Model confidence (mean pLDDT): 83 of 100.
Large-subunit ribosomal RNA, domain VI from a Candidatus Altimarinota bacterium, 242 nucleotides, folded computationally.
The full RNA is in RNAcentral, with records from ENA.
Rfam family: Bacterial large subunit ribosomal RNA.
Lineage of the source: Bacteria > Bacteria candidate phyla > Candidatus Altimarinota.
[in-house]
Context: one part of a larger RNA
RNA sequence: CGUUGAUAUUUGAAAGGACUCUUCCUUAGUACGAGAGGACCGGGAAGAACGAACCUCUGGUGUACCAGCUGUCAGACCUACUGGCACAGACGCUGGGUAGCUACGUUCGGACGAGAUAACCACUGAAAGCAUCUAAGUGGGAAACUCACCUUAAGAUGAGAUAUCAGACCCCUCGGAGAAUACGAGGUUGAUAGGUCGCAGGUGUACGGACAGUAAUGUCUUCAGCCGAGCGAUACUAACGG
Numbered sequence: 001c002g003u004u005g006a007u008a009u010u011u012g013a014a015a016g017g018a019c020u021c022u023u024c025c026u027u028a029g030u031a032c033g034a035g036a037g038g039a040c041c042g043g044g045a046a047g048a049a050c051g052a053a054c055c056u057c058u059g060g061u062g063u064a065c066c067a068g069c070u071g072u073c074a075g076a077c078c079u080a081c082u083g084g085c086a087c088a089g090a091c092g093c094u095g096g097g098u099a100g101c102u103a104c105g106u107u108c109g110g111a112c113g114a115g116a117u118a119a120c121c122a123c124u125g126a127a128a129g130c131a132u133c134u135a136a137g138u139g140g141g142a143a144a145c146u147c148a149c150c151u152u153a154a155g156a157u158g159a160g161a162u163a164u165c166a167g168a169c170c171c172c173u174c175g176g177a178g179a180a181u182a183c184g185a186g187g188u189u190g191a192u193a194g195g196u197c198g199c200a201g202g203u204g205u206a207c208g209g210a211c212a213g214u215a216a217u218g219u220c221u222u223c224a225g226c227c228g229a230g231c232g233a234u235a236c237u238a239a240c241g242g
Stems, first nucleotide, its partner, number of pairs: 001155001005165006014152004020048007032037001050109005058103004065096005070086006113147003120140004170242001171187005192238003195234005201227003208221005
């Protein structure tokens, strides 16, 4: 831009994906076989690799979370505390770690079945009084083919169908979304983001004070203090004015 308004729900021409393999138990030491050996068919159970989704568990990361530690500088001085820097390419070093993202983690998948067939196995059967699966006719038969399962799909220009009938954009607060767009949640008739409060969760017992000790230090106050993303509550701030 088209499909002769818009929105929602759809049909499916067509396309893509997947449809893999192993071992064990049983049937059964049966059929078969002199023996050695050793099944079809059927039933059940474990896995491997691959794929998809997810984060409850186990781990990883988690550079604006918590704690410990060293040197140096600054906050007038000391103690304490706080901040900066510590650079082979910015977490100074060490120990942990929420959300999110993840695999080494968890769950699930390949199914059942149908149709028409290949090689092949057959029935009936002539040409050729016999024989013959084939010439007419009729069956069986594979992970391959067509369906079935998952996804896309009317630019399928052959542009399909059904239902309904008014809203949409800029702007602002944002995130499960995201390079910009787009998509999605909201804009006071409001929980959209921030703040605050509560909870979960992380770290691991703060500062100050008291006590014990000559002191380093320890104990009590204290399962404390601090706290990013998680779950709720609350219009305090901003979603105004157009």